This is a predicted structure of a 70-nucleotide RNA (c-di-GMP-I riboswitch aptamer) from a soil metagenome.
Rfam family: c-di-GMP-I riboswitch aptamer. Its family is annotated with cyclic-di-GMP binding in the Gene Ontology.
RNA sequence: AAAAGGCAAACCUCCCGCGAGGGGGGGACGCAAAGCCAACGGGGCUCUCUGAGUCGGCUGGGUUGCCGAA
Numbered sequence: 001a002a003a004a005g006g007c008a009a010a011c012c013u014c015c016c017g018c019g020a021g022g023g024g025g026g027g028a029c030g031c032a033a034a035g036c037c038a039a040c041g042g043g044g045c046u047c048u049c050u051g052a053g054u055c056g057g058c059u060g061g062g063u064u065g066c067c068g069a070a
Stems, first nucleotide, its partner, number of pairs: 006031002011026006029057001035063003040060003043055005
């Protein structure tokens, strides 16, 4: 590469949360890790703000995983 598949942005809807945001259903913008880790960093965002929270589909990193031409 190919093949088998996988995940699911925005948006709609229901639930939880002060909020960022999270979960279920619909839906696909995209993703070779768009699997996991925030108790490994940087960065963004939120708040009841000098502390706490949140984002892994912002980024570095760690770790696990499908196929097998090169």